Context: one part of a larger RNA
């Protein structure tokens, strides 16, 4: 110098990203304890006070030993939950309602669940999942029960838009697959007809070609789907623009005027969402980019991809303020271990 401890004059967070570490609070008893609230809570709230030993009294309890409440005198320490263990507390907000769960090995939350809501599928040989099947499950269960999917207690709500996509009906019309059909078209041939060499016999070229087989097909008939009608949004989603107007001025209840499926309602709102932003005003501070209230031109909030609240929860997350302290001013001193030197 480093670690681990252990004390400090005076000040008390001025350190810092943040009071990170520290310190400080602590046990029994007693008194007393707010707002708010789902009346269960909050609460050990917050704030006071007492506490060891000897000696003695009175009520109660016990067979007793002894205990439990209330008092009287007394003594010792700096200090009597004397060591060891052993809540620091309030205020004000955001987020999740609450106990739970979770990245074994850099992340414990606002992330997951979760009770409760809400749609949807399933009538039992259920829907659904495994398994080429056979089987299993689901269920030795039967719509107060079983899958899916979104929300996320709980309180007061859940506005509008079916034009896209999805899904649920519907069945006239158009389309349309295998198969069905079968004009027709092609090959192949029995036969026959030209020609050309030969004296014939026959050879070689060509053209027409029936039955029968072989190959290929037009019209036509022909489901689901789609196209086409409706429902459906706590299905997926989506939820506007320009211009003028009131006797100061500013603004615009109003009017028009385009597109839209339809044009964000109630509520909240510079927010976990706001770039411009350290927005404006007000509070806290001697001084506030954070924080609390408020306004609202919400770049780009919004209603189960739930809005807004909300008591009590929380090793969450953010500002304040007591109390307390070596975190600071500013360092010093002591204990122990290294490190260093000799061995």
């Nucleotide at each position: 110098c480093u670690c681990u401890c252990g004390u400090u004059a005076a000040g008390g967070a001025a350190c810092u990203c943040g009071g990170c570490a520290a310190a400080a609070u602590a046990g029994c008893c007693u008194c007393g304890u707010a707002a708010c609230u789902u009346a269960g809570g909050g609460a050990c709230a917050a704030g006071a006070g007492g506490u060891g030993c000897c000696c003695u009294g009175u009520a109660c309890c016990g067979a007793a030993a002894g205990g439990u409440a209330c008092g009287g005198g007394g003594u010792c320490u700096c200090a009597g939950u004397u060591a060891a263990g052993u809540g620091g507390c309030c205020c004000g907000a955001g987020c999740g309602a609450c106990u739970g769960u979770u990245u074994a090995g850099c992340a414990a939350a606002a992330a997951c669940a979760c009770a409760g809501c809400a749609c949807u599928c399933u009538g039992c040989a259920a829907a659904c999942u495994c398994g080429a099947a056979a089987g299993a499950g689901g269920a030795u269960a039967u719509a107060u029960a079983g899958g899916g999917u979104g929300u996320g207690a709980u309180a007061c709500c859940u506005g509008c838009c079916c034009g896209g996509u999805g899904c649920u009906g519907g069945a006239a019309g158009g389309u349309u697959a295998a198969g069905g059909g079968a004009a027709g078209a092609g090959g192949u041939c029995a036969g026959c007809g030209g020609g050309u060499c030969g004296u014939a016999a026959g050879a070689c070229c060509u053209g027409c070609g029936a039955a029968g087989c072989c190959u290929u097909g037009a019209a036509c008939c022909g489901a689901a789907g789609c196209c086409c009608c409706a429902g459906u949004a706590a299905a997926c989603g989506g939820c506007g623009g320009c211009u003028g107007u009131a006797a100061c001025u500013a603004u615009a209840a109003c009017a028009g005027u385009c597109c839209u499926a339809a044009g964000g309602u109630a509520g909240c709102g510079a927010a976990a969402u706001u770039c411009c932003u350290u927005g404006u005003g007000g509070g806290g501070u001697a001084a506030g980019u954070u924080c609390c209230c408020a306004c609202g031109c919400g770049c780009a909030c919004g209603a189960a991809u739930g809005g807004u609240u909300u008591a009590a929860c929380g090793a969450c997350u953010u500002g304040g303020g007591c109390g307390c302290u070596g975190u600071c001013u500013c360092a010093a001193c002591g204990a122990g271990a290294g490190a260093c030197u000799c061995g």
Description
The part of an RNA shown here (large-subunit ribosomal RNA, domain IV) has 343 nucleotides and comes from a marine sediment metagenome. The coordinates come from a structure-prediction model, not an experiment, and the mean pLDDT is 88. It matches the Rfam family "Bacterial large subunit ribosomal RNA". Its family is annotated with structural constituent of ribosome and ribosome in the Gene Ontology.